This is a predicted structure of a 368-nucleotide RNA (Bacterial RNase P class A) from an Actinomycetota bacterium. Taxonomically the source falls in Actinomycetota (Bacteria, Bacillati). The coordinates come from a structure-prediction model, not an experiment, and the mean pLDDT is 75.

């Protein structure tokens, strides 16, 4: 210099005027039984959007129901450490795919058991015999052997038939019971043995662990749990329209004078109207009116925040300056600056997003 990777932060900045939403003092007024709202003036008062406020995906705070304790369905987590709050972030570790690289991206308890594996293939799980390979027995016999009286006899293959035995070669198919060489066999096989990959064991060393190196030992050697199934560990429901609180108006409960009347021994009873009863005070039903009380409907307020709701304000103009395009007569003009946007709060996670800004590392090429 170009051309990438990781990661951090920032996403226009200062005045200035005009508006809009809240909050606090402070006057004055209006609505309403109330609880409370609203209006309207002053105050060089104070204060107002984000990295993601979005999606409402995981969780939690708060809050209201519901719960003796155990199980068992159901559902979610699942490889180590730290950190948290069980979500999730940071390191890491094995393992696969992707870049020259720098890094980028998946997966991540457990195959004992029941179960699955399309098509192709003989065979797909304590497997198979299609073509190969080997073969006991048998039956024909060419070369060949032996034997002959030379007429022929007897033996015999790489032929044929067929019991069997093999998983080396060949074919198939994502996958055929580890691989390569020796030995071995009738032909073969981890059947031995040597190395070489996995696997389990064991011993020595590293790590805080996953694990990672090094070495014995044992022929132990296919896949699948987003199939069931086992294993540890988790899980109540509903959610600010949650909930508190104040509280007309109906319906419910309980009451009915310090005056007065009646009848009386202490004292009891009666005093709105209406109906029946009675010998007086009075009894019995019913309608209203007063006061009182719990619960609570309309309503109101609270939850509710260092913006804060009416699910509705959080802006324009000027100047100067920043960035990014186009023009220039280099003095400056033109145009644009994203993605979006609180609604009970905070963590996280996903999405969106013009342009910049600082670290680190990589590859190229050039120059010392």
């Nucleotide at each position: 210099u170009g051309a990438g990777u990781c990661g951090u932060c920032c996403g226009g900045g200062u005045g200035a005027c005009c508006g809009c939403g809240g909050c606090c003092a402070u006057c004055g007024g209006u609505g309403g039984a109330g609880a409370c709202a609203c209006c309207g003036g002053u105050g060089c008062g104070c204060u107002g959007a984000g990295g993601a406020a979005g999606g409402u995906c995981g969780g939690g705070a708060c809050u209201c129901c519901a719960c003796a304790g155990g199980g068992u369905a159901c559902g979610g987590a699942g490889c180590u450490g730290g950190c948290g709050a069980g979500a999730g972030c940071c390191a890491g570790g094995u393992u696969g795919g992707g870049g020259c690289g720098a890094c980028c991206u998946g997966a991540c308890g457990g195959a004992c058991g029941u179960g699955c594996a399309a098509c192709a293939g003989a065979g797909a799980g304590c497997a198979a015999a299609c073509c190969g390979c080997c073969g006991a027995u048998g039956g024909g016999c060419a070369a060949c052997c032996g034997g002959u009286u030379c007429g022929c006899c007897g033996g015999g293959c790489g032929c044929c038939a067929c019991a069997g035995g093999c998983a080396a070669g060949g074919g198939u198919g994502a996958a055929a019971c580890g691989g390569u060489g020796c030995g071995g066999u009738a032909a073969g096989a981890g059947c031995g043995c040597a190395c070489c990959a996995g696997c389990g064991u064991c011993c020595g060393g590293g790590g805080u662990g996953a694990c990672c190196c090094g070495g014995g030992c044992g022929g132990c050697u296919g896949g699948u749990a987003a199939a069931c199934c086992c294993c540890u560990c988790c899980g109540g429901g509903a959610g600010c329209a949650a909930g508190g609180u104040c509280g007309a108006g109906c319906a419910g409960a309980g009451g009915g004078a310090u005056g007065g009347g009646c009848g009386a021994c202490c004292c009891g009873u009666c005093c709105g109207c209406c109906g029946u009863g009675g010998c007086a005070g009075c009894a019995c039903g019913g309608c209203a009116c007063c006061c009182u009380c719990g619960g609570g409907u309309a309503g109101g307020c609270c939850g509710c925040a260092g913006a804060g709701a009416u699910g509705g304000a959080u802006g324009g103009u000027c100047a100067c300056c920043c960035c990014c395009g186009g023009g220039u007569u280099c003095g400056c003009c033109c145009g644009g600056g994203a993605c979006a946007g609180a609604a009970u709060c905070c963590c996280g996670c996903c999405u969106a997003c013009a342009g910049g800004u600082c670290g680190a590392c990589u590859c190229a090429c050039c120059g010392u």